[in-house]
A computed fold for a 105-nucleotide RNA from Prochlorococcaceae cyanobacterium jk18x1bzbins.87, annotated as Guanidine-I riboswitch aptamer. Of the family's consensus pairs, 92% are formed in the model. It matches the Rfam family "Guanidine-I riboswitch aptamer". Gene Ontology term of the family: regulation of gene expression. Rfam's curators write: This family represents a conserved RNA structure found upstream of the ykkC and yxkD genes in Bacillus subtilis and related genes in other bacteria. Its mean pLDDT, the model's own confidence on a scale to 100, is 82.
RNA sequence: GGAAGCGAUUUCUAGGGUUCCGGCCCCAAUCCCCUGGGUGCGCCUGGUCCAAGGGAAAUCCACUGGGGUGACCCAGAUGCACGGAGGGAUAAAAACCCGGGAGGC
Numbered sequence: 001g002g003a004a005g006c007g008a009u010u011u012c013u014a015g016g017g018u019u020c021c022g023g024c025c026c027c028a029a030u031c032c033c034c035u036g037g038g039u040g041c042g043c044c045u046g047g048u049c050c051a052a053g054g055g056a057a058a059u060c061c062a063c064u065g066g067g068g069u070g071a072c073c074c075a076g077a078u079g080c081a082c083g084g085a086g087g088g089a090u091a092a093a094a095a096c097c098c099g100g101g102a103g104g105c
Stems, first nucleotide, its partner, number of pairs: 005061001007060006015050002020047002022044001023041002025038004063076005080100001082103001086098003
């Protein structure tokens, strides 16, 4: 220095936190329940939420071959991937984004 489409979207998963809901705790002159409040708890396995280049599936686009005047149709191929620190977004965090970055092999 060089080779791969290092393609996009959607739904999820590992994972992630705590705005909201729920849970727990505390306060309101004994206890329980209701109601209200808490700048209390995410060391609360929950719902919502965020979420992978190196996780999954589907669809689409692109590509290759064939067919069709044409819109389009049929078939096919798609490998590998060690990795900080730091910064950024959101309520917040993360395997999110910077980033298949720096670096390493």
The sequence was found by an Rfam model in a public genome assembly.